[in-house]
RNA sequence: GCGCUCGUAGCUCAGCCUGGAUAGAGCGGUGGCAUCCUAAGCCGAAGGUCGGGGGUUCAAAUCCUCCCGAGCGCG
Numbered sequence: 001g002c003g004c005u006c007g008u009a010g011c012u013c014a015g016c017c018u019g020g021a022u023a024g025a026g027c028g029g030u031g032g033c034a035u036c037c038u039a040a041g042c043c044g045a046a047g048g049u050c051g052g053g054g055g056u057u058c059a060a061a062u063c064c065u066c067c068c069g070a071g072c073g074c075g
Stems, first nucleotide, its partner, number of pairs: 001074007010027004020058001030044004051067005
């Protein structure tokens, strides 16, 4: 330098191919129940520029494009 894969909650990921309703799960943290006190268990709420810019579209996490970062391969 070229090609491929990936980037979504604090962490691990799903959703992307085939655009559509308030963007989800587990773990973690947090409030409560319970307990003599913890742990386990049960209930609740919070937490997101979907890596960044631009474009297409009535509508973009999803399609197109450029850039940034990570991994792998080739030279």